[in-house]
RNA sequence: UUAUACAUAGGGCAAACUUUACCGAAAGGGAAGGACGCAAAGCCACGAGCCUAAAGUUUUUGCAAUGGCAGUCGGGUUGCUUAA
Repeated sequence: UUAUACAUAGGGCAAACUUUACCGAAAGGGAAGGACGCAAAGCCACGAGCCUAAAGUUUUUGCAAUGGCAGUCGGGUUGCUUAA
């Protein structure tokens, strides 16, 4: 630098679910437990997709992202171990 993730070792993350004198309108998030899985399940909402719908619209079971999801896919960026 590139490719790969079959295997070994050391470590890492943490779905569902539970809890909460936490944040939030909600979706969702934080913290504690938990472990289905993950070689980027590190980071970035840029594209697609999905969730919510407070303000607004003004009659509406609607529309609407400026709010979210990176563990939906793509893209960008950084990176452990091993191999060449």